[in-house]
RNA sequence: GAGUUUGGCCGCUAGGGUUCCGAUGCACAGAAUGUGCAUGACUGGUCCGAGAGCAGCCACUGAACGGGGGAGACAUCCUGUUCAGGUGCACGGCGGGACAAAAGCCCGGGAGAC
Repeated sequence: GAGUUUGGCCGCUAGGGUUCCGAUGCACAGAAUGUGCAUGACUGGUCCGAGAGCAGCCACUGAACGGGGGAGACAUCCUGUUCAGGUGCACGGCGGGACAAAAGCCCGGGAGAC
């Protein structure tokens, strides 16, 4: 200097805006109710939602104890159960993109920094 690997799925949360619901205000309507417009510095429901957040399952790794096979007590190989705080580390713009719109979503473990 270059290459490969550092896993997958499902759900939740931090967070996010405003398509729908609701709420609030105004107008119409005699009232109830309904309709229209506006508001997300409206708590909320639906909705979006983490590489560096959480949990579960799978996979992987290690240890222990078995089973199969092998001439053979032991190898290589296949397989099961249990356990494990095991699967490293991780500071990060500006700007752009999608959906109605925004965001810790995507560009992106990017640019950059150490």
This is a predicted structure of a 114-nucleotide RNA (Guanidine-I riboswitch aptamer) from Allorhizobium borbori. The sequence is in RNAcentral, with records from Rfam. Taxonomically the source falls in Allorhizobium (Bacteria, Pseudomonadota, Alphaproteobacteria, Hyphomicrobiales). The prediction has a mean pLDDT of 78.